[in-house]
């Protein structure tokens, strides 16, 4: 220089005025309250309620088995997790580069883009397909089993024949063409009638050992020509975690009316209601007052702001994190407050411009309700920094 790829912070500033949520102190009031004068008042996402916990109530003697749900590479962080962080694997990532191979050429080298290897970074619901079932539409001749002759290739015998060939029958072949997401190893060379792991090199794949790793796994060597693909996000097998509801959770206080229950005083029955039905005997229960007791609506208070807390230092760690010191207190609302105007300044659009400015617009997304850790997901704009691979030049 050309090209490629991550991460982070902030996300208006200031300062009068008026105004609301909470809250400290003074004063005034018997109280209810009132006045003053301070403090303090949204976010990185408060959101979505998708995962994990605290915390609150309910269930629940241990302990296993089964069922169900969930997760699921290794290895490490966390209270914890499905997060996060170093790794491993596969895929993808290349304008270029490097090996193969082809084609030219004596070489140098050049073309060609056929294979193969390769950075930052992205992407992966990434155990298990030799425990077992079950499914691979559509195309296509064939679709999972040591498959498949459609089109083409060879090889015999027969016809024809314009001598190029066609054409029938009997074979052989998975090299090419062709369907497909996938067709039973790639490439190149030997061979052969034509072909095939038939043979042989290199790649791959299986399986032994053997070294490095804590471990996913890798590295090298030997064997074996190597029909046995995919789909577990279908059932399933393995390991692992899992009680259930949520702050409208859950204490507490509780006036009045209703209506409930015990006791106590007065009233009463010659009434009316039950005891299946009728009659006759019997039993219960009935109105007013007072005390007390239990349940709680709606209100009021509490949970409810000291935390896995925030900054900032040193110290381990690759890092996620984690110890230790210092420092600060930082929204608690409940018809639910955190606003409005003015001023100046700061980013930015737009128009004018005598390049000095001037004028106009407007400032993303979006707002707490129990708290915490995530993770997605919206998000004008401004700022800062890291990686990688080629050329080149010092």
């Nucleotide at each position: 220089g050309c090209g490629g790829a991550c991460g982070g912070u902030c996300g208006g500033a200031u300062g009068g005025c008026c105004g609301c949520g909470c809250u400290g102190c003074g004063c005034c009031g018997c109280g209810a309250g009132g006045c003053g004068c301070g403090g303090u008042g949204a976010g990185g996402a408060a959101a979505g309620u998708c995962c994990g916990g605290g915390c609150u109530c309910c269930a629940c003697g241990g302990a296993g088995a089964c069922g169900c749900g969930g997760c699921g590479c290794c290895g490490g962080g966390u209270a914890a997790c499905g997060c996060c962080c170093g790794g491993c694997c596969g895929g993808g990532g290349a304008a270029g580069g490097g090996c193969c191979g082809u084609g030219g050429g004596a070489a140098a080298c050049c073309a060609u883009g056929g294979g193969c290897c390769g950075a930052a970074c992205c992407c992966g619901a990434g155990g298990g397909a030799c425990a077992g079932c079950g499914c691979c539409a559509c195309a296509g001749a064939g679709a999972a089993c040591c498959a498949g002759a459609c089109c083409g290739c060879c090889c015999g015998a027969g016809g024809c024949u314009u001598c190029g060939g066609c054409u029938u029958c009997g074979g052989g072949c998975a090299a090419g063409g062709g369907u497909g997401a996938a067709a039973c190893g790639g490439u190149g060379g030997g061979g052969u009638a034509a072909g095939a792991g038939c043979c042989c090199a290199c790649c791959g794949c299986g399986c032994c050992c053997c070294c490095g790793g804590c471990g996913a796994c890798g590295g090298g060597g030997g064997c074996g020509g190597c029909a046995u693909g995919g789909c577990a996000a279908g059932c399933c097998c393995c390991g692992c975690c899992g009680g259930g509801a949520g702050c409208a959770a859950g204490a507490u206080c509780g006036u009045g009316u209703a209506g409930g229950g015990a006791c106590c005083g007065c009233g009463c029955a010659u009434c009316g209601g039950g005891c299946g039905u009728c009659u006759c005997c019997g039993c219960c229960c009935g109105g007013c007052g007072g005390u007390c007791c239990g349940g709680g609506u709606u209100g009021a208070u509490c949970g409810c702001g000291c935390g896995a807390a925030u900054c900032c230092g040193c110290c381990g760690g690759c890092g996620a994190c984690g110890g230790c010191g210092g420092a600060u207190c930082c929204a608690g609302a409940u018809g639910a407050a955190u606003g409005g105007c003015c001023a100046u300044c700061c980013a930015u659009g737009c128009g004018c411009u005598u390049c000095g400015g001037c004028g106009c617009g407007g400032g993303a997304c979006a707002g707490a309700a129990c708290c915490c850790g995530g993770c997605u997901u919206a998000c004008a704009g401004a700022c800062c920094g890291u990686c990688c691979g080629c050329a080149c030049c010092u």